[in-house]
Context: one part of a larger RNA
Molecule: small-subunit ribosomal RNA, 3' major domain
Organism: metagenome
RNA sequence: UGACGGGGGCCCGCACAAGCGGUGGAGCAUGUGGUUUAAUUCGAUGCAACGCGAGAAACCUUACCUGGGUUUGAACUACUGGGGACCGGUACAGAGAUGUACCCUUCCCUUCGGGGACUCCAGAAGAGGUGCUGCAUGGCUGUCGUCAGCUCGUGCCGUGAGGUGUUGGGUUAAGUCCCGCAACGAGCGCAACCCCUGCCCUUAGUUACCAGCGAGUUAUGUCGGGGACUUUAGGGGGACUGCCGGCGCUAAGCCGGAGGAAGGUGGGGACGACGUCAAGUCAUCAUGGCCUUUAUGUCCAGGGCUACACACGUGCUACAAUGGGCGGUACAAAGGGUCGCAAACCCGCGAGGGUGAGCCAAUCCCGUAAAGCCGUCCUCAGUUCGGAUUGCAGUCUGCAACUCGACUGCAUGAAGUUGGAAUCGCUAGUAAUCGCGUAUCAGAACGACGCGGUGAAUACGUUCCCGGGCCUUGUACA
Numbered sequence: 001u002g003a004c005g006g007g008g009g010c011c012c013g014c015a016c017a018a019g020c021g022g023u024g025g026a027g028c029a030u031g032u033g034g035u036u037u038a039a040u041u042c043g044a045u046g047c048a049a050c051g052c053g054a055g056a057a058a059c060c061u062u063a064c065c066u067g068g069g070u071u072u073g074a075a076c077u078a079c080u081g082g083g084g085a086c087c088g089g090u091a092c093a094g095a096g097a098u099g100u101a102c103c104c105u106u107c108c109c110u111u112c113g114g115g116g117a118c119u120c121c122a123g124a125a126g127a128g129g130u131g132c133u134g135c136a137u138g139g140c141u142g143u144c145g146u147c148a149g150c151u152c153g154u155g156c157c158g159u160g161a162g163g164u165g166u167u168g169g170g171u172u173a174a175g176u177c178c179c180g181c182a183a184c185g186a187g188c189g190c191a192a193c194c195c196c197u198g199c200c201c202u203u204a205g206u207u208a209c210c211a212g213c214g215a216g217u218u219a220u221g222u223c224g225g226g227g228a229c230u231u232u233a234g235g236g237g238g239a240c241u242g243c244c245g246g247c248g249c250u251a252a253g254c255c256g257g258a259g260g261a262a263g264g265u266g267g268g269g270a271c272g273a274c275g276u277c278a279a280g281u282c283a284u285c286a287u288g289g290c291c292u293u294u295a296u297g298u299c300c301a302g303g304g305c306u307a308c309a310c311a312c313g314u315g316c317u318a319c320a321a322u323g324g325g326c327g328g329u330a331c332a333a334a335g336g337g338u339c340g341c342a343a344a345c346c347c348g349c350g351a352g353g354g355u356g357a358g359c360c361a362a363u364c365c366c367g368u369a370a371a372g373c374c375g376u377c378c379u380c381a382g383u384u385c386g387g388a389u390u391g392c393a394g395u396c397u398g399c400a401a402c403u404c405g406a407c408u409g410c411a412u413g414a415a416g417u418u419g420g421a422a423u424c425g426c427u428a429g430u431a432a433u434c435g436c437g438u439a440u441c442a443g444a445a446c447g448a449c450g451c452g453g454u455g456a457a458u459a460c461g462u463u464c465c466c467g468g469g470c471c472u473u474g475u476a477c478a
Stems, first nucleotide, its partner, number of pairs: 001478002003475003007472007015462002019426005026317008034308002042053002064303007077125001079123006088103006107116003128292002131290003137286002139281003142277001144275001149188006155164003168179003194269004199237007209226002213224003240263001243257005319419001323378007335366003340359002345354003385416001390411007432454007
């Protein structure tokens, strides 16, 4: 100087407390461990691995296994020799990769010697490797932590390590600011500058809008028109403790009030200091070294990654009456669409099929939002709760749904009556609850990422648990 203490003081955080809803019990989905297997490819492992890499494993992907091929190779760069344009097609064998035979084609320049591009065969350099080492590395990332800290120059103090500044008194979300001080300044962080959202003004008016005027319809901004409103998307204003009162040291600031759409950082995002964990990644990529080179490379078919006595994590659906079934009826936002989205009509109980208007989209389509509201049935039961499992019949995608897809109809109707010890999230448009969309994608979400609808309860307080910041103290630790 640090680190540590079941030392002290001060202060924060959904850390506890106060509340609301869960997990842990059930069934299923998904990831992991384990076991099994020819293979169940590899990585991630307390917080910070486990719906993680993977924002899509039937083939492909694919790295694994079995079997069949291949060795200048599937892709790349030169070189030497020989042949031929290349490309394309057909038949046969084969699981295919591939092999054999045949057909078609017969490039450009030329001094006719040859040369050039492309391609095939042979050869030789060299390729290739998702092989090893993340403890050789770059880059990227997680984490402490959006915590308020981490340092430097000069000066001063100390033999020195080092200290001071950065400590102290206040204050703040903040090393934020004020005052004091052998310090005076400065840098990286904080804050602000950026984006979204909340109010207003202005510009513009189509594909959006429709108040007033006119026309028209069973009806609809449908038409003329309008530029008000909503809205769209450019610009601007607005919030600064600016004003008033009190407290405070006449400070920084704190408390209350006015005005205001918004008040003391308005709400949310992006943004992550010096560093820590030899944290993670050699399988995104790059890369040193090592290993391999008729194989640890490469091509193909099939299988596996989907196994199943079991254990754990994360979720979904429930156990019902604040509910379930049926009928009627209302209101979104944000997205996507030409290899696409597909209306209307017809067929089917349905998944869906037929046909195909319109739309490269504020124009057309996906597209009926659901919870809600109104009416009605059920009356506490393993049920009109719950839907697993299984049988049969189908639909769709795709070369192909056996291993191993999603969905539909009929039948079947399992466990489950609120979950032990323990444990998680959340402080407001939040939790809870309800649906909608998108990426990936031929098909395949209960996951991920977004969007809006309805919309709470509680916080006395900081003694205790956990993590963190500052000062101080002890130490046989570094």